Transfer RNA from a Solirubrobacteraceae bacterium, 74 nucleotides, folded computationally.
[in-house]
RNA sequence: CGGGGCGUGGCUCAGCCUGGUAGAGCAUCCGGUUUGGGGCCGGAAGGUCGCCGGUUCGAAUCCGGCCGCCCCGA
Numbered sequence: 001c002g003g004g005g006c007g008u009g010g011c012u013c014a015g016c017c018u019g020g021u022a023g024a025g026c027a028u029c030c031g032g033u034u035u036g037g038g039g040c041c042g043g044a045a046g047g048u049c050g051c052c053g054g055u056u057c058g059a060a061u062c063c064g065g066c067c068g069c070c071c072c073g074a
Base pairs, nucleotide, nucleotide: 001073002072003071004070005069006068007067010026011025012024013023020057028044029043030042031041032040033039050066051065052064053063054062
């Protein structure tokens, strides 16, 4: 320098191809169960979807540029 993959709650990821209310598990908090803890059950909080633009009535999703990490090539 060129090519490819990845970036979404604290963590691990789904959703993207086919645009239409942002989700799951774990963790955290509250409650129930228990003598208490663990386990189990119920509930809650928590994310400008890496950044900036564009297209569109509408973008995590499509398009362009950039940043970070990983891999391959030179």

Annotation:
The sequence is in RNAcentral, with records from ENA and MGnify. It matches the Rfam family "tRNA". About the family: Transfer RNA (tRNA) molecules are approximately 80 nucleotides in length. By type it is a transfer RNA. Gene Ontology term of the family: triplet codon-amino acid adaptor activity. RNAcentral records the identical sequence in 2 taxa.